[in-house]
Context: one part of a larger RNA
Molecule: small-subunit ribosomal RNA, 5' domain
Organism: uncultured prokaryote
RNA sequence: AUUGAACGCUGGCGGCAGGCCUAACACAUGCAAGUCGGACGGCAGCACGGGAGCUUGCUCCUGGUGGCGAGUGGCGGACGGGUGAGUAGCGCUUGGGAAUCUGCCUGGCAUUGGGGGAUAACUCGGGGAUGGAAACGCAUGCUAAUACCGCAUACGCCCUAAGGGGGAAAGCAGGGGAUCUUCGGACCUUGCGCUAUUGGAUAAGCCUGCGUCGGAUUAGCUAGUUGGUAGGGUAAAGGUCUACCAAGGCGACGAUCCGUAGCUGGUCUGAGAGGAUGAUCAGCCACACUGGGACUGAGACACGGCCCAGACUCCUACGGAAGGCAGCAGUGGGGAAUAUUGGACAAUGGGGGCAACCCUGAUCCAGCCAUGCCGCGUGUGUGAAGAAGGCUCUAGGGUUGUAAAGCACUUUCAGUAGGGAGGAAAAGUUAGUGGUUAAUAGCUGCUAGCCCUGACGUUAUUCACAGAAGAAGCACCGGCUAACUCCGUGCCAGCAGCCGCGGUAAUACGGAGGGUGCAAGCGUUAAUC
Numbered sequence: 001a002u003u004g005a006a007c008g009c010u011g012g013c014g015g016c017a018g019g020c021c022u023a024a025c026a027c028a029u030g031c032a033a034g035u036c037g038g039a040c041g042g043c044a045g046c047a048c049g050g051g052a053g054c055u056u057g058c059u060c061c062u063g064g065u066g067g068c069g070a071g072u073g074g075c076g077g078a079c080g081g082g083u084g085a086g087u088a089g090c091g092c093u094u095g096g097g098a099a100u101c102u103g104c105c106u107g108g109c110a111u112u113g114g115g116g117g118a119u120a121a122c123u124c125g126g127g128g129a130u131g132g133a134a135a136c137g138c139a140u141g142c143u144a145a146u147a148c149c150g151c152a153u154a155c156g157c158c159c160u161a162a163g164g165g166g167g168a169a170a171g172c173a174g175g176g177g178a179u180c181u182u183c184g185g186a187c188c189u190u191g192c193g194c195u196a197u198u199g200g201a202u203a204a205g206c207c208u209g210c211g212u213c214g215g216a217u218u219a220g221c222u223a224g225u226u227g228g229u230a231g232g233g234u235a236a237a238g239g240u241c242u243a244c245c246a247a248g249g250c251g252a253c254g255a256u257c258c259g260u261a262g263c264u265g266g267u268c269u270g271a272g273a274g275g276a277u278g279a280u281c282a283g284c285c286a287c288a289c290u291g292g293g294a295c296u297g298a299g300a301c302a303c304g305g306c307c308c309a310g311a312c313u314c315c316u317a318c319g320g321a322a323g324g325c326a327g328c329a330g331u332g333g334g335g336a337a338u339a340u341u342g343g344a345c346a347a348u349g350g351g352g353g354c355a356a357c358c359c360u361g362a363u364c365c366a367g368c369c370a371u372g373c374c375g376c377g378u379g380u381g382u383g384a385a386g387a388a389g390g391c392u393c394u395a396g397g398g399u400u401g402u403a404a405a406g407c408a409c410u411u412u413c414a415g416u417a418g419g420g421a422g423g424a425a426a427a428g429u430u431a432g433u434g435g436u437u438a439a440u441a442g443c444u445g446c447u448a449g450c451c452c453u454g455a456c457g458u459u460a461u462u463c464a465c466a467g468a469a470g471a472a473g474c475a476c477c478g479g480c481u482a483a484c485u486c487c488g489u490g491c492c493a494g495c496a497g498c499c500g501c502g503g504u505a506a507u508a509c510g511g512a513g514g515g516u517g518c519a520a521g522c523g524u525u526a527a528u529c
Stems, first nucleotide, its partner, number of pairs: 001528003005525005012376006018369002020334001025332003029329003034075003039072002042068002046066003049062006082287003091212002094209004100204001105200004110195001112193001113151001115149002122141001125138001130137002157166003171192006179186002213259003220250003225247008262284004266277004289310005312323002315320001340366001342365003348362001349360004379409004389400004413470001415465002418462002423456001428450009473518005478499003484513005494501002
């Protein structure tokens, strides 16, 4: 000088930050990932409309409308958030590389024709009476799609022995003048999609040079080991895996083994070199009760998905089931020690959706804590009878001390009452004007007007009111080291960072008066330079 600090005494306000360093110990409860009806069949509940019945304010029926539980389907649950157990490793840092993939986004290019069979939801389980305590199933019948499967076509594409062979798709919504119409629509157009392929961007996988803690009281280590051939496997190179062949490969330039540890930008210190460190914030990695495994998918071997095993907790009708806070709060425990079971999606961002909008413990805010840094205040001026009291004394005095009282002022902050920005731009709607188009529909870009949207919030800030009113402590005073006397004690009680002090005049112990230093803090302890 510094700290994610703790402890003791004390404590007025505000701003900005920070807040389980220990048990990767166990977790009650709530919330943390949904969304789309403009993909689909539908209609459990709500509302509206319609109908029927009457007991006149109720009951029943009705997908007709707004919508929508459950279900099929799509996208997202691989992001965001947490933790640092493992890891001395191509994990990280920095610089290179070739044998790869990349949903959504974006630029090209070519399409989007015609069919089929299922299945959930739903129904039903009957005089032959579906299994189970439950979790969850089983059987029967029906139905849709942007779900699934063929057929056709193939500019690119893939395979090839270069002859040839293979492979795709899906629709939905808005609007509309002619023409046709079975009155549904066809057709045209716009938007969002779908399919094939090729660029880009982004993201990811892989290889590699240098660097990356301690121990030699760890000196030898290694059989898929090192290389080759062939094959399998992967998105992809490769002993990555398998078969065969060879006997290699690493090591005092420290292999192997043991211990410790997430790495970095940074942070602290220091004139620097360096040393120490890796909280908050940011990048990368790893993990998700412990161990293993794959499925789906563009992407996972997946924190709030699946399967198996294990420990633990819980339910059980003993046959069998359920769970995973190292998400946000919170509880127990551990500990010197670390916060609310708060508000809002208003902003920023993310997911879904054409959109409106919905979700979002990400985030933005608020609460608690002097944990830190910074700022402000606890009054200002005057006031000598140098009051009283305290302490001290050579008893004259000295000191506390302009300090107080008194007099004259001020009102920051806190308090009370009122006004009051900015964080808000969008979206929506109206008009004008461009684009698309057959179109003055529709959709869309720009401009202008209108209308609203704030958790924080009793906001920041400002004005008024009252009254010095509500606001100072802590450590030290032998030397180092700024600051001295009295009393008590008597090698006792005690102090102490080092030297050391205390055995009857202690500036060193305890108290008092006085002083010194910092100040809403001050000391102590711990730790680093």